[in-house]
RNA sequence: AGAGUUUGAUCCUGGCUCAGGAUGAACGCUGGCGGCGUGCCUAAUACAUGCAAGUCGAACGGAGCACCUUGGUGCUCAGUGGCGAACGGGUGAGGAGAACAUAGGUAACCUGCCCCUCCGAGGGGGACAACAGCUGGAAACGGCUGCUAAGACCGCAUAGACGCAUUCAGGGCAUCCUGGAUGCGCUAAAUGACCGGAUGGUCAGCGGGGGGAUGGACCUAUGCAGUAUUAGCUAGUUGGCGGGGCAACGGCCCACCAAGGCGACGAUACUUAGCCGGCCUGAGAGGGCGGACGGCCACACUGGGACUGAGACACGGCCCACACUCCUACGGGAGGCAGCAGUAGGGAAUUUUCGGCAAUGGGGGAAACCCUGACCGAGCAACGCCGCGUGAACGACGAAGGCCUUCGGGUCGUAAAGUUCUGUUGUAAAGAAAGAACGUCGCGCAUAGGAAAUGAUGCGCGAGCGACGGUACUUUACAUAGAAAGCCACGGCUAACUACGUGCCAGCAGCCGCGGUAAUACGUAGGUGGCGAGCGUUAUCCGGAAUCAUUGGGCGUAAAGAGGGAGCAGGCGGUGAUACAGGUCUGGAGGUGAAAGCCCCGAAGCUAAACUUCGGGGAUGCCCCGGAGACCGGGUCGACAAGAGUGCAGAGGAGGGAAGUGGAAUUCCAUGUGUAGCGUGAAAAUGCGUAGAGAUAUGGAGGGACACCCAGUGGCGAAGGCGGCUUCCUGGUCUGUAACUGACACUGAGGCGCGAAAGCGUGGGGAGCAAACAGGAUUAGAUACCCUGGUAGUCCACGCCGUAAACGAUGAGUGCUAAGUGUGGGGGGUCGAACCUCAGUGCUGAAGUUAACGCAUUAAGCACUCCGCCUGGGGAGUACGGUCGCAAGACUGAAACUCAAAGGAAUUGACGGGGACCCGCACAAGCGGUGGAGCAUGUGGUUUAAUUCGAAGCAACGCGAAGAACCUUACCAGGUCUUGACAUACCAUUGACCGUUCUAGAGAUAGGAUUUUCCCUUCGGGGACAAUGGAUACAGGUGGUGCAUGGUUGUCGUCAGCUCGUGUCGUGAGAUGUUGGGUUAAGUCCCGCAACGAGCGCAACCCCUGUCGUUAGUUGCCAGCAUUCAGUUGGGGACUCUAACGAGACUGCCAGUGACAAACUGGAGGAAGGUGGGGAUGACGUCAAAUCAUCAUGCCCCUUAUGACCUGGGCUACACACGUGCUACAAUGGUUGGUACAAAGAGAAGCGAAGCGGUGACGUGGAGCAAACCUCAUAAAGCCAAUCUCAGUUCGGAUUGUAGGCUGCAACUCGCCUACAUGAAGUUGGAAUCGCUAGUAAUCGCGAAUCAGAAUGUCGCGGUGAAUACGUUCCCGGGUCUUGCACUCACCGCCCGUCA
Repeated sequence: AGAGUUUGAUCCUGGCUCAGGAUGAACGCUGGCGGCGUGCCUAAUACAUGCAAGUCGAACGGAGCACCUUGGUGCUCAGUGGCGAACGGGUGAGGAGAACAUAGGUAACCUGCCCCUCCGAGGGGGACAACAGCUGGAAACGGCUGCUAAGACCGCAUAGACGCAUUCAGGGCAUCCUGGAUGCGCUAAAUGACCGGAUGGUCAGCGGGGGGAUGGACCUAUGCAGUAUUAGCUAGUUGGCGGGGCAACGGCCCACCAAGGCGACGAUACUUAGCCGGCCUGAGAGGGCGGACGGCCACACUGGGACUGAGACACGGCCCACACUCCUACGGGAGGCAGCAGUAGGGAAUUUUCGGCAAUGGGGGAAACCCUGACCGAGCAACGCCGCGUGAACGACGAAGGCCUUCGGGUCGUAAAGUUCUGUUGUAAAGAAAGAACGUCGCGCAUAGGAAAUGAUGCGCGAGCGACGGUACUUUACAUAGAAAGCCACGGCUAACUACGUGCCAGCAGCCGCGGUAAUACGUAGGUGGCGAGCGUUAUCCGGAAUCAUUGGGCGUAAAGAGGGAGCAGGCGGUGAUACAGGUCUGGAGGUGAAAGCCCCGAAGCUAAACUUCGGGGAUGCCCCGGAGACCGGGUCGACAAGAGUGCAGAGGAGGGAAGUGGAAUUCCAUGUGUAGCGUGAAAAUGCGUAGAGAUAUGGAGGGACACCCAGUGGCGAAGGCGGCUUCCUGGUCUGUAACUGACACUGAGGCGCGAAAGCGUGGGGAGCAAACAGGAUUAGAUACCCUGGUAGUCCACGCCGUAAACGAUGAGUGCUAAGUGUGGGGGGUCGAACCUCAGUGCUGAAGUUAACGCAUUAAGCACUCCGCCUGGGGAGUACGGUCGCAAGACUGAAACUCAAAGGAAUUGACGGGGACCCGCACAAGCGGUGGAGCAUGUGGUUUAAUUCGAAGCAACGCGAAGAACCUUACCAGGUCUUGACAUACCAUUGACCGUUCUAGAGAUAGGAUUUUCCCUUCGGGGACAAUGGAUACAGGUGGUGCAUGGUUGUCGUCAGCUCGUGUCGUGAGAUGUUGGGUUAAGUCCCGCAACGAGCGCAACCCCUGUCGUUAGUUGCCAGCAUUCAGUUGGGGACUCUAACGAGACUGCCAGUGACAAACUGGAGGAAGGUGGGGAUGACGUCAAAUCAUCAUGCCCCUUAUGACCUGGGCUACACACGUGCUACAAUGGUUGGUACAAAGAGAAGCGAAGCGGUGACGUGGAGCAAACCUCAUAAAGCCAAUCUCAGUUCGGAUUGUAGGCUGCAACUCGCCUACAUGAAGUUGGAAUCGCUAGUAAUCGCGAAUCAGAAUGUCGCGGUGAAUACGUUCCCGGGUCUUGCACUCACCGCCCGUCA
């Protein structure tokens, strides 16, 4: 000293929480010792029992006992009497007060015992207890009669005190104070002991006066809680005069008189509380507390009262009353632990019915001595603080064991064991303190005084006296270190991490938050961190919190400026002079601020510390005295004139009030013309209209508002607000001038005016508009939006209400701080301008400021003065109370409870039924389809023993699957195997294994037969390989998790985007660059620009294709020359073609447009023109997208089974629904015959020719070909003819029957093909929807992969070959910029209400 937490991220505001310290504590776990402290915070509840205040015989009479020398001595005691019991000890109920604290006052007071000093103590008297007798009562306690003493009580004498009167001196603070003199009046006393005796002396007491000390009493100033949802309180109340009373002043009390006194500077009331020194915390200022110790106060069962006394209205005294408890013979009595122990109760919780007066202190006494639960000690409690210990050194095989592990190791860990030591504490024993001084007694000495002695004082010696306690301390012994360590935490804050278990369960949590199968956050273990005889938790206080801000905060948008004004109190206030000295400063200073405590310095005592003691300094405060006189303040002045106001001269204005007046328009009424609609709306309907509407014309009535122009971020006003014109009344403002006043100023709690709209009351008025209401529509509904009507109201007068986003969300005033540019009103200046200036009203901007946005001479800047307001969100501007109001309601204004946020500004995205621009078969323009039919195929669903699994909008559904009869196959039923069908390692046996074959079986399998190795060799054997058998590690899993993963893929999207470095801007997230102007298919290029560059993408480089050239001509080709049935052969390279290398296209050229750019438009040339066409190529990323069943892989799961083998079945099911296709519905066609032209591929377990057979599928055959050679292999649409003639047909071919063919162990479930026969639906397809922009769509056929066989699918190939695009308003998708946002899981968002 800070940290966590609002957000995707940021800055700010703001709350919540944490880290620190503390405690009279309590609870949980644990617990060795000592020292010093502390210990009912709750029930001021009730108390059993014991003790806590007595003492004096040297005041008095008497009684009893003991001793004897018999008249004495000693001891004890009830009573009279004296002193004490008012101290000491306890508690904090009450009390908000002269209770306490600080500082003063008493000229208004008292003070026993103590100290000093002066004087005195003469002489008498009468009683009452005790006691004795009688007697009452249960007791407590008495009654009557009689006797008696005193330092008990009462007169008298004396007295310097006191009172009154007169008088003198000095002093002071208003009343007055001090001292002296005279006269009058009144008031005292007590004795006892000792010195042998004593008129003498000593001691203890007695009375009076003065003084001191100590203790108290009263008065005053200031300070010392909360609530205004307590605003008025007070009759002895405030004061006076006169009395009474008191120690004393005083309404303290009384009589009379007056009507005062207190209060917004908070009276009164209510609630709470003992106050202080101090204690805790804090840097301090402050905040909280008042337990122990010390000072003061108050109280003593509750309430009241007085007595005694120096002192009490009295804790262990009295009286009365209540409550409670106890005794009782029922008549009556007794009691008060908030003293020390202790008990019950209450409570989370607080100790022994201990020892002693040895010390300190107190009471009594002459003293010895007695008393003392004050006190000193001990006991209990880790309750706190301080100290000590639980061992030390060496010790690696880094033991065992635990935990983790990548299986190598790591860690607990020198830790242990072991070796060598030590002995604090502990146990035992021995020794052994200080605390003891005084006083007393005995002996001795000395000193002063005295006639002397008792005595007094001092010194020395001796005696006796210790609760703690045989305690501290010291020494020795014991010994195998033996008897002594826990608690909390380990996700971040916050030091410290792994494994297992659990699986949003159990649980944790101070805040944020963990836990839904890989939890460093739960539980346990190992390890680690922290503290340590303690450690955590809970509670409370301060701190952090500048989060109530004096030090030290704010109010445009975060909480917060009152709607606005004038103004009383209050606060604050211009210039000069002058005196004062209240503030202020200073000093000498002085007094005080008790002690303890705290801080600093220096010492001392316990071994040290805690603790205790001593000395010095500090201690902000209060009071008194002196000084200064700048500044503030109040006072004064023949003051000033710059703030403010007045006068004079001008100016402008929707400023206000009242009266009058004007035109246009709406509506209504009357009349005329005139006829069928009008009106309304997106479209309608309700409504009006043939009883004449609407339209049009004329006249009239009435109410309300003032159109266009002027008109303007123009004017006026404090705000609300103010707009036709005229008149009257009236407020304020500005300019100029400088005649007048002379600080008269500013702000302003409370109070008082004003205050839009709506609303309320009374009375008018009512044209239009129009809440409520009615009807019609819209709608799922429509108590709305729209339409037709329509009442309050809107208008006027008077009176209420008193609120608004009453906003500039910005209180008023004054001064200061760059500019520029508009505008309305003045002044100066000028011929007119320019220009200067005053007070307004706007914009842009400097410095500055702000969290940012922004504000910026009209401040939100820099300062001052005054007022108002804020302190997390919700609850709530609610409840209660009060005030106001006719009411509606307004003003004032909480709490319980609940959350960890709520919020401001700005940023990046995403989104918008926001905007701008652009693109795409996106729409439009076209062509052809799908959706209807039949079939094929996939999916869902259903079914099933199984119908294996995956894929799910686009981006699953002819998808994985480029091909399920067995196999595949993962599924089902049944039959089998268990180191296994497969891999590596070990041992044993055999010599093979393989192959051929027999039996059983559905087969797997089981049992036989037959046959059968290699290399080296020292010939013993060894090795390799293989099979079988055995044991263990292990194999195996298409089991789970694609949300644990790698890899691969889809998609946005071949969309033009996505980023970085440096620089710059911003507090920051971020921005800039990448935006802008053009242009492009393109972030393509150009220009501009706080940016300059770069990367991944785009383009290009690659492949195919289109033109040409060169080279090369076989298996390809054939123009010319020969030749043939035939490029068949000779020959040829010209052509086609093949396949290698090149050329070619670059906006290169021209014109125009454009900004002299990029580029675009058109053209030329060219095979091709602006990317020539097609392909490959897929940025950063998104979708927890798909795949654990291609493969790989973490973790989990199965292990005679979830593994492996076999047979059969299933994946091919079928009321149904969907997707993708094929074939059609026909004449641009079908059928029949003839005839022409491809490209690209494939081929050896292959393609398979010719020929022959068959209607055909096909069979036979086996030439040729590992291919520019041979084969598949006839291309089809087309063309030329013929026929059919609009029909369910010569269209269409499903379905079914029969007979065949092919592949294959095998075509039943379940293949394909052929022939003949059969001849279904279907006549162009609802809503909806798909593809395509040129060699494209459409249409026609051909091939290949997979494959034994099995395409309408997929991938390729060529043939024929269109239509249309005005255009970008709309639908979908995308890109860029901008805007709004309470979204960021990002609109499939967020969120409100009702119900459950």